[in-house]
RNA sequence: GGGCGAUUAGCUCAGUGGUAGAGCACUCGCUUCACACGCGAGGGGUCACAAGUUCAAACCUUGUAUCGCCCA
Numbered sequence: 001g002g003g004c005g006a007u008u009a010g011c012u013c014a015g016u017g018g019u020a021g022a023g024c025a026c027u028c029g030c031u032u033c034a035c036a037c038g039c040g041a042g043g044g045g046u047c048a049c050a051a052g053u054u055c056a057a058a059c060c061u062u063g064u065a066u067c068g069c070c071c072a
Base pairs, nucleotide, nucleotide: 001071002070003069004068005067006066007065010024011023012022013021018055026042027041028040029039030038048064049063050062051061052060
């Protein structure tokens, strides 16, 4: 330098055009002598960034950034 893949909650990930989600974690309550487990409730999002297409974009197109793999 070229090719491919990834980027969504604190972590790991799902979601392929029409209301942004799950598990774990976190907070509060119940339970316990206490802790753990369990039960209930709750908080938490610039869907990496910018532009374009569309009535409508996390999702399609282009560019940029970061990370990983391969080739030279």